About this RNA
Transfer RNA from a Clostridia bacterium, 74 nucleotides, folded computationally.
[in-house]
RNA sequence: CGGGGUGUAGCGCAGUUUGGUAGCGCGUUUGCUUCGGGAGCAAAAGGUCGCGGGUUCAAAUCCCGCCACUCCGA
Numbered sequence: 001c002g003g004g005g006u007g008u009a010g011c012g013c014a015g016u017u018u019g020g021u022a023g024c025g026c027g028u029u030u031g032c033u034u035c036g037g038g039a040g041c042a043a044a045a046g047g048u049c050g051c052g053g054g055u056u057c058a059a060a061u062c063c064c065g066c067c068a069c070u071c072c073g074a
Stems, first nucleotide, its partner, number of pairs: 001073007010026004020057001028044005050066005
């Protein structure tokens, strides 16, 4: 320098194919249970979907540019 992949909750990821309420597991908080701890059950909080712009009634999803990490080639 050229090409590919990844970026979504504190952590690990799904959702993109086919645009239409942003989810799962773990963790955290509260409650129940227990003498207590652990475990179990119930509920809750937690997101500028990497950044900016565009298309659209509507964008995590489509288009363009950029950034970070990573892989391959030169």
Rfam family: tRNA. The family's RNA type in Rfam is transfer RNA. It was read from a public genome assembly. Its mean pLDDT, the model's own confidence on a scale to 100, is 80.